[in-house]
This is a predicted structure of a 402-nucleotide RNA (Bacterial RNase P class A) from Leifsonia sp. The prediction has a mean pLDDT of 75. It is recorded under the gene name rnpB. Its Rfam family is "Bacterial RNase P class A". Rfam classes the family as a ribozyme. The sequence is in RNAcentral, with records from ENA.
RNA sequence: UGGGUCGGCAAGAAGGUCGCGUCAUCCGUUGGCCUUUGGGCACACGGAUGCCGAGGAACGUCCGGGCUCCACAGAGCAGGACGGUGGGUAACACCCACCCGGGGUAACCCGCGAGACAGUGCCACAGAAAGUAGACCGCCUCAGAGCCGAACCUUCGGGAGAAGCUCUGCGGUAAGGGUGAAACGGUGGUGUAAGAGACCACCAGAGGCCAGGGUGACCUGGUCGGCUCGGUAAACCUCGUCCGGAGCAAGGUCAGACAGAAAACGCUAAGGCUGCUCGCCGAGUUUUCGGGUAGACCGCUAGAGGGCUGCGGCAACGUAGUUCGUAGAUAGAUGGCCGUCGACGGUGUGCAGGUUUCGGCCGGCACCGGGACAGAACCCGGCGUAUUAGCCGGCCCAUUCC
Numbered sequence: 001u002g003g004g005u006c007g008g009c010a011a012g013a014a015g016g017u018c019g020c021g022u023c024a025u026c027c028g029u030u031g032g033c034c035u036u037u038g039g040g041c042a043c044a045c046g047g048a049u050g051c052c053g054a055g056g057a058a059c060g061u062c063c064g065g066g067c068u069c070c071a072c073a074g075a076g077c078a079g080g081a082c083g084g085u086g087g088g089u090a091a092c093a094c095c096c097a098c099c100c101g102g103g104g105u106a107a108c109c110c111g112c113g114a115g116a117c118a119g120u121g122c123c124a125c126a127g128a129a130a131g132u133a134g135a136c137c138g139c140c141u142c143a144g145a146g147c148c149g150a151a152c153c154u155u156c157g158g159g160a161g162a163a164g165c166u167c168u169g170c171g172g173u174a175a176g177g178g179u180g181a182a183a184c185g186g187u188g189g190u191g192u193a194a195g196a197g198a199c200c201a202c203c204a205g206a207g208g209c210c211a212g213g214g215u216g217a218c219c220u221g222g223u224c225g226g227c228u229c230g231g232u233a234a235a236c237c238u239c240g241u242c243c244g245g246a247g248c249a250a251g252g253u254c255a256g257a258c259a260g261a262a263a264a265c266g267c268u269a270a271g272g273c274u275g276c277u278c279g280c281c282g283a284g285u286u287u288u289c290g291g292g293u294a295g296a297c298c299g300c301u302a303g304a305g306g307g308c309u310g311c312g313g314c315a316a317c318g319u320a321g322u323u324c325g326u327a328g329a330u331a332g333a334u335g336g337c338c339g340u341c342g343a344c345g346g347u348g349u350g351c352a353g354g355u356u357u358c359g360g361c362c363g364g365c366a367c368c369g370g371g372a373c374a375g376a377a378c379c380c381g382g383c384g385u386a387u388u389a390g391c392c393g394g395c396c397c398a399u400u401c402c
Stems, first nucleotide, its partner, number of pairs: 001398009010388001012341002015338004020053002023050007031043001032041003055373001059384002062382005067247004079243005084098005099113001100111004114238002119236002121232003136177002138173003142169006152159002185203006204228002207224007251298004260289006271281003305324008344369006351363001353362003
């Protein structure tokens, strides 16, 4: 310098102007409530001023918890999730370290990583056969038929029938060919009619046993018997561990109005039955229901919180001290516009300068760009996904120079 790999940082600053929300203070009001009628109110509405006002993912709502209500003696079944080992954590499907397997020259990355000798199922296409399977081609013995016709015999007319070849049939054979993702371990030899772990040597693998190391997954070494055993459990299933349900529209407090209904009162008090008395109906008044509804308030944001330092730990993390800290809306505020500056990037220009391997590079000057994904809604921990003008660092490989 180029390429790669892993990790981190930042998601602009200040100003003008027009707006939005919570809270505090003050002012106003034809409002509301109380009242001793003077006034008062931690009611409402409007205005002014001030403070504060989204994220790294606030997102998806995929996991795990807190919190709330309901259910619950205990145990089991069903159902679901998870699955190498050890650790972390409130918990997890998350994180850290390690093991094993795979990829990469390497840094490093990937693994839905228990069990396929408990049982069942499945293995497309191709292929003869897809599992204690399988004979299509090939190879081989035997039998039969045909062709050919060597020894040998001969009275020379012939007889005789070996070996070989072809076809058919009963078999043997997993060495070779061919199919496939996958076909019963590989190489060499012995053996055989031909072959085959059938047997032997070496190699590879799985298993049993033993020894050593490690908390453990597991690793290393030895030994035994030819043991050579297909794959698939995001197929059923088996084993182990964990899991009650619903969710802030949880849940709690205050609590209307209209229509309508019921009860009580009903002397002075509408009216009707009836001219009068009693009685009844009934206007009216009060209470209750209507409804624990509409609405308001609480829950609501200080929490498994963040930073720094020390200590423990390889790390995740834990612990002690210190320090910091004002979103809380409810159809949902946190925004729009205007210039200025800016980290930085791009292009042009040999131009103060520096450097040079003479190609350039740093720097200067001019112009341009200067942003994306996206919006809290009870709160946390994760995972996943989206995304930008950009910047920084560790490590690895290649190349060049000293």